[in-house]
A computed fold for a 486-nucleotide part of an RNA from an uncultured Acidobacteriota bacterium, annotated as small-subunit ribosomal RNA, 5' domain. Rfam family: Bacterial small subunit ribosomal RNA. The full RNA is in RNAcentral, with records from ENA and SILVA.
Context: one part of a larger RNA
RNA sequence: GAAUCAACGCUGGCGGCAUGCCUAACACAUGCAAGUCGAACGAGAAAGUGGAGCAAUCCAUGAGUACAGUGGCGCACGGGUGAGUAACACGUGACUACCUACCUUUGAGUGGGGGAUAACCCCGGGAAACCGGGGCUAAUACCGCAUAACACCGAGAGGUCAAAGGAGCAAUUCGCUCAAAGAGGGGGUCGCGGCUGAUUAGCUAGUUGGUAGGGUAAUGGCCUACCAAGGCGACGAUCAGUAUCCGGCCUGAGAGGGCGCACGGACACACUGGAACUGAAACACGGUCCAGACUCCUACGGGAGGCAGCAGUGGGGAAUUUUGCACAAUGGGGGAAACCCUGAUGCAGCAAUGCCGCGUGGAGGAUGAAGUCCCUUGGGAUGUAAACUCCUUUCGAUCGGGACGAUUAUGACGGUACCGGAAGAAGAAGCACCGGCUAACUCUGUGCCAGCAGCCGCGGUAAUACAGAGGGUGCAAGCGUUGUUC
Numbered sequence: 001g002a003a004u005c006a007a008c009g010c011u012g013g014c015g016g017c018a019u020g021c022c023u024a025a026c027a028c029a030u031g032c033a034a035g036u037c038g039a040a041c042g043a044g045a046a047a048g049u050g051g052a053g054c055a056a057u058c059c060a061u062g063a064g065u066a067c068a069g070u071g072g073c074g075c076a077c078g079g080g081u082g083a084g085u086a087a088c089a090c091g092u093g094a095c096u097a098c099c100u101a102c103c104u105u106u107g108a109g110u111g112g113g114g115g116a117u118a119a120c121c122c123c124g125g126g127a128a129a130c131c132g133g134g135g136c137u138a139a140u141a142c143c144g145c146a147u148a149a150c151a152c153c154g155a156g157a158g159g160u161c162a163a164a165g166g167a168g169c170a171a172u173u174c175g176c177u178c179a180a181a182g183a184g185g186g187g188g189u190c191g192c193g194g195c196u197g198a199u200u201a202g203c204u205a206g207u208u209g210g211u212a213g214g215g216u217a218a219u220g221g222c223c224u225a226c227c228a229a230g231g232c233g234a235c236g237a238u239c240a241g242u243a244u245c246c247g248g249c250c251u252g253a254g255a256g257g258g259c260g261c262a263c264g265g266a267c268a269c270a271c272u273g274g275a276a277c278u279g280a281a282a283c284a285c286g287g288u289c290c291a292g293a294c295u296c297c298u299a300c301g302g303g304a305g306g307c308a309g310c311a312g313u314g315g316g317g318a319a320u321u322u323u324g325c326a327c328a329a330u331g332g333g334g335g336a337a338a339c340c341c342u343g344a345u346g347c348a349g350c351a352a353u354g355c356c357g358c359g360u361g362g363a364g365g366a367u368g369a370a371g372u373c374c375c376u377u378g379g380g381a382u383g384u385a386a387a388c389u390c391c392u393u394u395c396g397a398u399c400g401g402g403a404c405g406a407u408u409a410u411g412a413c414g415g416u417a418c419c420g421g422a423a424g425a426a427g428a429a430g431c432a433c434c435g436g437c438u439a440a441c442u443c444u445g446u447g448c449c450a451g452c453a454g455c456c457g458c459g460g461u462a463a464u465a466c467a468g469a470g471g472g473u474g475c476a477a478g479c480g481u482u483g484u485u486c
Stems, first nucleotide, its partner, number of pairs: 001486004006482005013358006019351002021316001026314003030311003035073003040070002048061005080269003090193007098186003103182008111145001113143002120135006151160003165174003195241003202232003207229008244266004248259004271292005294305004322348001324347003330344001331342004361391004371382004395427001398421004405413001430475005435456003441470005451458002
């Protein structure tokens, strides 16, 4: 000098665009953050309103609506965090023994049956969470049969394997099953690459390899049995410490050094540890089970919970925001659609945290006013600075109009941006420094005191170095200090 997820001190007018718990992966009140489909299925209220009736009540409507249940798809995406991890985790290149829901293309099929079960009703247990028994019922839920190749098994002969219907008056359409291909996605293996320590020198028994089997979508000590005795290591094994990795970012002429915040890709994690289930895919943040710590409820028998989602609270800390608006746009899930959901996202709010832009007026104005400071008392400085005269109105405030973003409709932002009018210099400047390095000097006070200080060093009675003042220098809505990097 440049940079910063910065903080602190003094100061602070406006706008645009970014950024905002680096610390306790500490604990969390409250609300919201993943649902949707009646065109898969069975069932099905109530309030209210109208009518009848003396009334109890009944009928119609509300409504095949609401709330639930079975079933399908989604919940493995999106969002957060960086604890762990020195590893095929990541980057890059090569390879394949593999899988792939939804989507696209192609070929073939969609025949005929069956038995259940939730919801519901009844009974019972429990404080609750919830649970047990009996009875009824549907399906695109479940199970046989038929059919069967270009699929699978097999050397071959041969053998094996499927389906579901819905909507519509209909044409038809949306589905379903099997197979092949594609696209996109994923699993796996290997070469190479990227930290520190030898005051860590030896490490290793499923260890290294083989055979056979099991397991997996798939290769493989991945696992098991048997056999052999191997495998790694000063080109640093093992151990220990530290650490998510990259595209990139900062610096630098470059080589290099430092960093990995925001944005994008990958990985890992979801109170801590372990496990599997479902599924095309999870060993699953807002799923299940077990154990543990913690918090809460309890009728003491037993239960409930997991913000490293968005806000927000306590705590820690030098330090980091609103318990906001909207699904209008972009995108995602479901649905034939209407539409519903979406703290993703779009916006607004807070913070000079950063970058960029603008303003705080312009021109004239000497007898160089007053005040203040200095002085050799002659004067000099502040200083065209002010006053004063003329002019302008950016920004702000005020009045009026008012979008694009959206296509027939639909705008949170927003009466925002922007445009126009009127008024008036009006509402808008500070901070640090002035001994040398280093641009900028005098007076007073103080008297090795009080203090300053990045280094050299100032201060003990004439201090350009302390403190105040006048003046000056440098930056400027900032300026300085501190931390960190080059």